[in-house]
Context: one part of a larger RNA
């Protein structure tokens, strides 16, 4: 785009795809076997690993300006206190987000029909023979079981609700769990959608100022203070539109 009357919400699954690893050690059992040395099948618990997916509570990484320290220099007349520039000037930490080295989960189980192979019955061929008629056992492979997409499966499926002043959508605006643009999702005053503000959380590490002590560098008290991005809750202060007409 088109189609199924239209719209909304859920469902079924034809089909397609993904996954399928490997196993120390222990028990059975120092048993069967074997003169001894040694040493099991079957069956049952199964760690670590590898691979895959999801997630950020923990452990870490990053975190271009959140906090602090500090060098040179310029400026605010000067001291103090600050600001600019120097790779974010350099250094120490670090919220949200993203992330792996982190965490969680999974690779399960059962069945069907079979391969090689092993058989039963059994003639042709009075015997023998798994095969010629007939009937079984049997593999990480195959088909299902598991997970994902899935009514464009054009044979277009099923269920529930609404039916033209209905339902749904576009457009406009505030946005993010979304995002190149679209789209998707949340909201638009009957409102917590974003910003702001308040309170907290988190991070940093002990603000400025004043007092006290000391000749001074400095220390100390008010004071675990001050500041605090992306986080949480609350709050309509700002922005999410008001009016008119038609039906």
């Nucleotide at each position: 785009a088109u189609u199924u009357a239209g719209a909304a919400a859920a469902c079924u699954u034809a089909a397609a795809g993904a996954a399928u690893u490997a196993a120390a050690a222990c028990c059975u059992a120092g048993u069967a076997c074997g003169a001894g040395a040694g040493g099991a099948c079957c069956g049952g618990u199964a760690a670590a690993a590898a691979c895959a997916a999801a997630u950020c509570u923990c452990u870490g990484g990053u975190g271009c300006a959140u906090c602090g320290a500090u060098u040179g220099u310029u400026a605010u007349a000067c001291c103090c206190a600050u600001a600019g520039c120097a790779u974010a000037g350099u250094c120490g930490a670090g919220u949200a987000g993203c992330u792996a080295c982190a965490u969680u989960u999974g690779u399960a189980u059962u069945a069907a029909a079979u391969a090689a192979u092993c058989g039963c019955u059994g003639a042709a061929a009075g015997c023998a023979u798994c095969u010629a008629a007939g009937c079984g056992a049997g593999a990480a492979a195959u088909u299902a079981u598991u997970c994902u997409u899935a009514a464009a499966a054009u044979u277009g499926g099923u269920u529930u609700u609404c039916u033209a002043u209905a339902u749904a959508u576009u457009c406009u605006g505030u946005a993010a769990a979304a995002g190149a643009c679209u789209a998707u999702u949340a909201c638009a005053u009957g409102g917590a959608u974003a910003g702001g503000c308040u309170u907290g959380a988190u991070g940093u590490a002990a603000a400025a100022a004043a007092g006290u002590u000391g000749u001074a560098a400095a220390a100390u008290u008010u004071g675990a203070a001050g500041c605090u991005a992306a986080c949480a809750a609350g709050u309509a202060c700002u922005a999410a539109a008001a009016u008119a007409a038609a039906a």

Large-subunit ribosomal RNA, domain VI from Craticula vanensis, 247 nucleotides, folded computationally.
Model confidence (mean pLDDT): 83 of 100.
It matches the Rfam family "Bacterial large subunit ribosomal RNA".
It is recorded under the gene name rnl_6.